[in-house]
This record gives sequence, C1' cells and structure tokens, in this order.
RNA sequence: GGGUGGUUAGCUUAGCCGGUUAGAGCGCUGCGUUGACAUCGCAGAGGUCAUUGGUUCAAAUCCAAUACCACCCACCA
Repeated sequence: GGGUGGUUAGCUUAGCCGGUUAGAGCGCUGCGUUGACAUCGCAGAGGUCAUUGGUUCAAAUCCAAUACCACCCACCA
C1' cells in the first nucleotide's frame, strides 16, 4: 500500500434480507429475606447503536468517507 471482518449499556453480546418502545447475561443501586453475610426474589438506573454525511415516509440495519481493533496478502529492511 491492497483486501476481509468487526465497533450496540461499565464488561460479554443478541438484533443487522429497513417498520410499534433497542433486548439479554454479568456487574451496579434500592427494597425484601438473614442475627449478619452469601444465595434467592422484586424493582430501578445505565445506550447520542464508533463519528460525519447521504438514500428513504421511516436507518442500529442500506450507501460513502473517516477513526480505531483483528486477520490475510504485498513491499521495504
């Protein structure tokens, strides 16, 4: 330099052949249970879906550019 895949909650991730409110597990907070802790149960907070622009009545989902991560190829040494 070229190519492929990926980026969604603090962490791991589902959803990605466009359409009602973006979900789950772990973690976190509160309450209940306990003498206390753990376990368990209930409730809750937490997401500009990497960024910008475009297509569309409508974008996490499609398109382009950019950034970052991983892998492959090539070049140089």

Predicted 3D model of a 77-nucleotide RNA (transfer RNA) from Actinobacteria bacterium RBG_13_35_12. Rfam family: tRNA. It is annotated as a transfer RNA. Lineage of the source: Bacteria > Bacillati > Actinomycetota. Its mean pLDDT, the model's own confidence on a scale to 100, is 81.